Overview:
A computed fold for a 350-nucleotide part of an RNA from an uncultured bacterium, annotated as small-subunit ribosomal RNA, central domain. It matches the Rfam family "Bacterial small subunit ribosomal RNA". Its mean pLDDT, the model's own confidence on a scale to 100, is 89. RNAcentral holds the full RNA, with entries from ENA, Greengenes and SILVA.
Context: one part of a larger RNA
RNA sequence: CUGGGCGUAAAGGGCGCGUAGGCGGACUUGUAAGUCGGGAGUGAAAACUCGGGGCUCAACCCCGAGCCUGCUUCCGAAACUGCGAGUCUUGAGGACCGGAGAGGAAAGUGGAAUUCCUAGUGUAGCGGUGGAAUGCGUAGAUAUUAGGAAGAACACCAGUGGCGAAGGCGACUUUCUGGACGGUUCCUGACGCUGAGGCGCGAAAGCUAGGGGAGCAAACAGGAUUAGAUACCCUGGUAGUCCUAGCCGUAAACGAUGAGUGCUAGGUGGUGGUAGUUUCAACACUUUCACCGCCGCAGCCAACGCAUUAAGCACUCCGCCUGGGGAGUACGGCCGCAAGGUUGAAACUC
Numbered sequence: 001c002u003g004g005g006c007g008u009a010a011a012g013g014g015c016g017c018g019u020a021g022g023c024g025g026a027c028u029u030g031u032a033a034g035u036c037g038g039g040a041g042u043g044a045a046a047a048c049u050c051g052g053g054g055c056u057c058a059a060c061c062c063c064g065a066g067c068c069u070g071c072u073u074c075c076g077a078a079a080c081u082g083c084g085a086g087u088c089u090u091g092a093g094g095a096c097c098g099g100a101g102a103g104g105a106a107a108g109u110g111g112a113a114u115u116c117c118u119a120g121u122g123u124a125g126c127g128g129u130g131g132a133a134u135g136c137g138u139a140g141a142u143a144u145u146a147g148g149a150a151g152a153a154c155a156c157c158a159g160u161g162g163c164g165a166a167g168g169c170g171a172c173u174u175u176c177u178g179g180a181c182g183g184u185u186c187c188u189g190a191c192g193c194u195g196a197g198g199c200g201c202g203a204a205a206g207c208u209a210g211g212g213g214a215g216c217a218a219a220c221a222g223g224a225u226u227a228g229a230u231a232c233c234c235u236g237g238u239a240g241u242c243c244u245a246g247c248c249g250u251a252a253a254c255g256a257u258g259a260g261u262g263c264u265a266g267g268u269g270g271u272g273g274u275a276g277u278u279u280c281a282a283c284a285c286u287u288u289c290a291c292c293g294c295c296g297c298a299g300c301c302a303a304c305g306c307a308u309u310a311a312g313c314a315c316u317c318c319g320c321c322u323g324g325g326g327a328g329u330a331c332g333g334c335c336g337c338a339a340g341g342u343u344g345a346a347a348c349u350c
Base pairs, nucleotide, nucleotide: 004321005320006319007304008303012318014201015200016199017198021194022193023192025088026087027086028085029084030083031082033081034080035077036076037075038074039073040072041071042070048066049065050064051063052062053061054060091191092188093187094186095184096183097182098181103177104176105175106174107173108172109171110154114150115149116148117147118146119145120144121143125136126135162169163168206247207246208245209244210243211242215241216240220236221235222234223233258317259316260315261314262313263312266295267294268293269292270291271290272289273288275286276285277284299306300305323350324349325348332343333342334341335340
């Protein structure tokens, strides 16, 4: 390479948008590039295979046929693919109506709690632990009452609830804004799927500059524990955590399961719509669509398990794997302020 694979054995890119490319719905018609049939030319010899022959056999040699799977050209076929023309509506998109949502951005507002400050009451303790101590407190703490300040996070509602492509999103109000879903079946008429490169987004930590700093808290200090204790526990505590602007680009970025489409028993619950029955209404029942769960048949699987949200049956496109260690290292390239990221070996060894 071929073949085979990628939930857990090695293997799905963190996620999207999209370029090239690959692939692509129904019908009619033309064409004949691919495709298929036939003819012709060419495809050196040797080698190879089969048949026959010559050295006493064999190796070896000779003859014939096959083979040379190809290329060129001519004639023909028109199902499929391509290309041209025309038509269509089921794929895709649009229009109109409707409800749901922690989807995103900005501005503003609120209450509880914590800490601090001021004042009042009040007096000897508080705090902390397995038990203690460090620590705080007669310069009046802890507790309690009133007032004030600050920052951060939003209890209950809260739910295998909702939204988002992923990361992720949770007090309330307003403004701006993205997407999905249901209904009507009115419009366009294949406008589609995937997507190497590319571009963008991307938790936490970290970095740069400026602000902010209540609580928490790497580092650090002290107290304990212990044989020791550079820990677990306790008292403190700085970066950081927060905001603005800009970097970084990683993760058990997980459903450890790429995206799209079609097909393949059911049962049960949740969320959002829809239509119908019923009702004064609510409720309830039935129908249907989308999404989120559980159980389960066929089938699949090494097993576990998956099972219309597939890991089943198929097709299209992309990414990735190929024994363990060395190693996600070295070198080089690219990116970064740095930290480092990305691409990514070999010797050697088992």